This is a predicted structure of a 77-nucleotide RNA (transfer RNA) from a Thermoplasmata archaeon.
The coordinates come from a structure-prediction model, not an experiment, and the mean pLDDT is 82.
RNA sequence: GCGGCCGUAGUGUAGCCUGGUUAUCACUUUAGCUUGCCAAGCUAGAGACUCGGGUUCAAAUCCCGACGGCCGCACCA
Numbered sequence: 001g002c003g004g005c006c007g008u009a010g011u012g013u014a015g016c017c018u019g020g021u022u023a024u025c026a027c028u029u030u031a032g033c034u035u036g037c038c039a040a041g042c043u044a045g046a047g048a049c050u051c052g053g054g055u056u057c058a059a060a061u062c063c064c065g066a067c068g069g070c071c072g073c074a075c076c077a
Stems, first nucleotide, its partner, number of pairs: 001073007010027003020057001028046006050066005
């Protein structure tokens, strides 16, 4: 340099194909309940779509570009 895959709470992850009400689940975390205490359990809450642009009534989702990560190939006197 070329090609492929990927980017969603602090961590991991579903949703993307086929656009549509308030973005899923687990761990985490806060408060309460429970308990002699802890753990576990139960209830309620907090926290995220990498960035920019386009299409559309409507974009995590489709299109273009950028940035970052991984893999393969090429180059390497």

Overview
NCBI's taxonomy places the organism under Archaea, Methanobacteriati, Thermoplasmatota, Thermoplasmata.